C1' cells in the first nucleotide's frame, strides 16, 4: 500500500401478494339551469378533436375508480448499506416561442456512523409516511484520560476513505 472476511439493530434498500386508506372523490350516464365555447402545467400563437343533435360554469340523483404514499407477511440485494443538497450534460411531456415545476439517465463537488422523540419549514387527501434544520435521548467504533475485581466503568472528543480480525507487497 493492496486483498479477503466480519460487526453496529426497530440496520439499510428493493420486489410481490393481502389490507386501510385515497373516496363516495375524479370520471361516466340522466334531469334541470346556462347559453359559446372547450381540451392537453401556465402564457401567446398553430395544429387536431368535442360543441346549438347544446361547450364553459352550475344544481339534483344513479354509477363509481386508479396512481403515489403507509402497514403486515414473504423473498432477493447488503454495512456509504443508504439518504440528501449545490451543480454539469441530455430524454420524454401534441408542434413553436417565454416562465415554472416533476420525473428520469450519466457525471462532479459537499453533508450525514445508526436509532429515536420534539419543535418547525417542505411535499402530500392526510394530523400518516417521507426530506432537511436544530436541540436532547439511547447505541456502535476508536483515541485520551482517571478508576480497576484486569472482566470492566466513567469522562472527554473524533467521524464511515471509520473500526475489528486475517492474508499479502514495501
Nucleotide at each position: 500500500g493492496g486483498g479477503u472476511a466480519g460487526a453496529g439493530g426497530u440496520g439499510c434498500a428493493c420486489u410481490u401478494u393481502u389490507u386501510a386508506a385515497a373516496a363516495g372523490u375524479a370520471g361516466a350516464c340522466a334531469c334541470g339551469a346556462g347559453g359559446a365555447g372547450a381540451a392537453a402545467u401556465c402564457c401567446g400563437g398553430u395544429u387536431u378533436u368535442c360543441u346549438a343533435u347544446g361547450a364553459a360554469u352550475u344544481g339534483u340523483g344513479u354509477u363509481a375508480a386508479a396512481a403515489g404514499g403507509a402497514a403486515a407477511a414473504a423473498g432477493u440485494g447488503c454495512c456509504g448499506a443508504a439518504g440528501g443538497a449545490u451543480u454539469u450534460a441530455g430524454a420524454a411531456u401534441a408542434c413553436c416561442g417565454g416562465a415554472a415545476g416533476g420525473u428520469u439517465u450519466a457525471g462532479a463537488u459537499c453533508c450525514u456512523g445508526g436509532u429515536u422523540a420534539u419543535a418547525u419549514a417542505g411535499u402530500u387527501a392526510a394530523c400518516a409516511g417521507c426530506u432537511g434544520u436544530a436541540u436532547g435521548a439511547c447505541u456502535g467504533u476508536c483515541a485520551u484520560c482517571a478508576a480497576u475485581g484486569u472482566g470492566u466503568u466513567g469522562a472527554u472528543g473524533g467521524a464511515g476513505c471509520g473500526c475489528u480480525a486475517u492474508c499479502u507487497g514495501u
Predicted 3D model of a 170-nucleotide RNA (Lysine riboswitch aptamer) from a marine eukaryotic metagenome. The sequence is in RNAcentral, with records from MGnify.